[in-house]
Context: one part of a larger RNA
RNA sequence: ACGAACGCUGGCGGCGUGCUUAACACAUGCAAGUCGAGCGAUGAAGCCUCUUCGGAGGUGGAUUAGCGGCGGACGGGUGAGUAACACGUGGGCAACCUGCCUCAAAGUGGGGGAUAGCCUCCCGAAAGGGAGAUUAAUACCGCAUAAUAUUAGUUUUUCACAUGGAAGAUUAAUUAAAGGAGUAAUCCGCUUUGAGAUGGGCCCGCGGCGCAUUAGCUAGUUGGUGAGGUAACGGCUCACCAAGGCCACGAUGCGUAGCCGACCUGAGAGGGUGAUCGGCCACAUUGGAACUGAGACACGGUCCAGACUCCUACGGGAGGCAGCAGUGGGGAAUAUUGCACAAUGGGCGAAAGCCUGAUGCAGCAACGCCGCGUGAGUGAUGAAGGCCUUCGGGUUGUAAAGCUCUGUCUUUGGGGACGAUAAUGACGGUACCCAAGGAGGAAGCCACGGCUAACUACGUGCCAGCAGCCGCGGUAAUACGUAGGUGGCAAGCGUUGUCC
Repeated sequence: ACGAACGCUGGCGGCGUGCUUAACACAUGCAAGUCGAGCGAUGAAGCCUCUUCGGAGGUGGAUUAGCGGCGGACGGGUGAGUAACACGUGGGCAACCUGCCUCAAAGUGGGGGAUAGCCUCCCGAAAGGGAGAUUAAUACCGCAUAAUAUUAGUUUUUCACAUGGAAGAUUAAUUAAAGGAGUAAUCCGCUUUGAGAUGGGCCCGCGGCGCAUUAGCUAGUUGGUGAGGUAACGGCUCACCAAGGCCACGAUGCGUAGCCGACCUGAGAGGGUGAUCGGCCACAUUGGAACUGAGACACGGUCCAGACUCCUACGGGAGGCAGCAGUGGGGAAUAUUGCACAAUGGGCGAAAGCCUGAUGCAGCAACGCCGCGUGAGUGAUGAAGGCCUUCGGGUUGUAAAGCUCUGUCUUUGGGGACGAUAAUGACGGUACCCAAGGAGGAAGCCACGGCUAACUACGUGCCAGCAGCCGCGGUAAUACGUAGGUGGCAAGCGUUGUCC
């Protein structure tokens, strides 16, 4: 010093922190939705009209399953793996991508065929699936137009870091779109391109663990040519060719480990650590794979295989808390199945708004730090009691009682926020303020042989016990146990563990 634990004790507040062990298994609820101003459908309330009082029609648009768009790649968790360009730091990309956002240029013409949904059937225990008919779009597909885009060629200028880059001229070819709201103005979209911003990808120098009782390692291995692949360079992959490449400046192997800003310690150098907070990385039951997409090889998506759990009509299906709570288990040990979207931020939406266990708060725990209180003044017959005693007394001790006060915290009553802007407050009738009442409700723990501040009595008798080291105890023990006294710290005090 601590993310601590254990023992004894425990009044309050503020701010923090809280599974370090089994990346063990998980009941239940919630944690990612949103858009009707993209689309067809559905059509509640209300209103109007008619009515045989049953209802019918119109308007209206609540509601939503589906198609479609954007978001589910962020946010949140964990540290298993990883000794590696994973991280840190400094560079490079003349070898790259970037949805939404900003600025700028141009465009948005004209067509087509389907398919969910709905309807009618069928199969299945279920999960779910199939057939027929029919329908829409900002879903899908041709056509037109088109460049400073792309590809191929010719050519000029210029730059250079090796391959080469940039700018211009010219020829040919290729390539686009979608509508919605509104009376309208207009707005929101859509397509192509350039620039930016943001976010990423790749490459390199240097740096940071142990073991040599690990000395040799390597076959896509090392390089070349060509091809494929990628946003992009590259043995990244493949065919062929060559035989290389690494290593005592520690290769390879084994063990251990997420890395850093930082944190602890120390005068510093250094040593140790990597909880909370922030950055990066990796993972999401185990292993593998791709799809979609601007972005994933995707925690709450898909497929396959394994283990496990559950349902089953035995044919077949379902699941993944290392999200927030919570349960069992493990453990010395770590919390509520809480409230709210009021704030901040995020997703969607034109907006209203919806969603948000992110977040803001509350609950539990002396787990930590900080602050406050448990009274103040006066009070000597130095009371009583306790303990000691040389029996005179000493000590506890101004301590108590008594007297005079105060009201921090607490209690009761009243008022009552900031955080929020005109409105909207979970926290919260909280913080805070005012009034009233009464010393009332609030002190323990450890030690006292030396180190080390603090001593006597009794009990015990190498017993019982103590102990960090030295060492105490065998009949007067300041060292064991108890009591009185004393010392230290104090809502804590000791012990244990670990680091300096």
The prediction has a mean pLDDT of 85.
A computed fold for a 500-nucleotide part of an RNA from an uncultured bacterium, annotated as small-subunit ribosomal RNA, 5' domain.
The RNAcentral record of the full RNA draws on ENA, Greengenes and SILVA.
It matches the Rfam family "Bacterial small subunit ribosomal RNA".